[in-house]
RNA sequence: UUGAACUCAACGGGGUGCUCUUUGGAACAUAUGGCGUUCCAGGAGCUGAGAGACCGGAGCCGGUCAACCCGUCGAACCUGAUCCAGAUUAUGCUGGCGGAGGGAUUUGAGCCUUUCGAUCGC
Numbered sequence: 001u002u003g004a005a006c007u008c009a010a011c012g013g014g015g016u017g018c019u020c021u022u023u024g025g026a027a028c029a030u031a032u033g034g035c036g037u038u039c040c041a042g043g044a045g046c047u048g049a050g051a052g053a054c055c056g057g058a059g060c061c062g063g064u065c066a067a068c069c070c071g072u073c074g075a076a077c078c079u080g081a082u083c084c085a086g087a088u089u090a091u092g093c094u095g096g097c098g099g100a101g102g103g104a105u106u107u108g109a110g111c112c113u114u115u116c117g118a119u120c121g122c
Stems, first nucleotide, its partner, number of pairs: 001118004006110005011071004017046005023041006052065006077102003083096004
């Protein structure tokens, strides 16, 4: 001197699961009642960076926004997958799968205080 890391901004990509609870409501079943099953809302809990708010349709989907993460140095995230092994109340909770395949394919400014290089001079 310069590149990367790092910080900020803009742009782009992504996921939002599991368990308990009659606290309330709805549906199914039932001769009545009780029990039970499923769903919605509230509350509590597990893991994680992130499991959130609102709107519209209705047993799940779409849209907007916020936070978080990722942008080829790509395991952010998706497919395989109603997968396999282990653990757990349960769940991608952990590992495998995975030197498998896809995947946004970035831009600008700051920073020489620190970290890692490259080049030049002494």